[in-house]
Parts: sequence; C1' cells; structure tokens
RNA sequence: GGGUCAUUAGCUCAAUUGGUAGAGCAGCGGAUUCUUAAUCCGUUGGCUUCCGGUUCAAGUCCGGGAUGACCCACCA
Repeated sequence: GGGUCAUUAGCUCAAUUGGUAGAGCAGCGGAUUCUUAAUCCGUUGGCUUCCGGUUCAAGUCCGGGAUGACCCACCA
C1' cells in the first nucleotide's frame, strides 16, 4: 500500500425482503426461605462507532472517515 470481517443495552450476542430494535446475563423491585444462595414474577436500560447521501421509511442500501482482528504485497 491492497483486500476481507467486525463495531447494536453495563457485558455476550440476535434483528427475515429496508417497515420504526430484541434475548440471555447483569441492575432494580417483589414472591418464596429462619437467613443466604437457588428458583419464580415484574421492571429499568440503546438516536445501532462517526459524518454525509438515497428513500415515505435505513441497524440493514451507497460514499467517506475512526477503531480492532485477519490475509496479501512492498521497503529496509
């Protein structure tokens, strides 16, 4: 220098054909228990890495950045 992949809730990850974002864990409240743990019920939490474009509508499509991982090439 070229290429591929990833970036979404505190963490790990989903999200169909573009149709308005969900699960598990965690946190909080409650039930149960002599107490704790476990279990069960409820609940909180995200403008989806950034900027722009297309569209009635973008996590998803297009362009350009950032960060990380990997592959290839080049120089010394």